[in-house]
């Protein structure tokens, strides 16, 4: 340092303004938001080399951190099974242009999507939920 086992902690954001109406944070016009892991050419930092007395800049290599709501995978819901857990079901969305060897990830532009229950039809309100959870960080331990 890696692996096994255990423990602790952490682990989701958003209706501002106007219209209609008896009533809408639910409809309409504009507004606002983006879980976890992967990939990644963005950005930041350290190191080494070109490099020479030395430094800066530049170029190359390499390491660390960081960069996708729409790519790949996962999570939340419901049902069944005695339960750990397993099985099944339901549930969404991206194009164009630019650069380039390479981008659905960068830059520019324009779009689109958002469980279930309640209620005037809900991504943003209330509720299941002081729940669950992808996973992240730290600690301890056994063995190799």
């Nucleotide at each position: 340092a890696u692996c096994u086992g255990c423990c602790u902690u952490u682990g989701g954001g958003g209706c501002c303004g106007g219209g209609u109406g008896a009533a809408a944070c639910u409809c309409c016009c504009g507004a606002c938001c983006g879980g976890c892991g992967g990939u990644g050419a963005u950005c930041g930092g350290a190191g080494c080399g070109g490099c020479a007395c030395a430094a800066c800049a530049c170029c190359g290599c390499c390491c660390c951190g960081u960069c996708a709501g729409u790519c790949c995978g996962c999570g939340a819901g419901c049902g069944c099974c005695u339960g750990c857990g397993g099985c099944g079901c339901a549930g969404g969305a991206c194009c164009c242009g630019g650069u380039g060897c390479a981008a659905u990830u960068c830059c520019g532009g324009g779009a689109c999507c958002g469980a279930c229950a309640g209620u005037a039809c809900a991504g943003u309100c209330u509720g299941g939920a002081u729940g669950g959870g992808a996973a992240a960080a730290g600690g301890c331990u056994u063995g190799a």

FMN riboswitch aptamer (RFN element), 144 nucleotides, folded computationally. The model forms 100% of the base pairs in the Rfam consensus.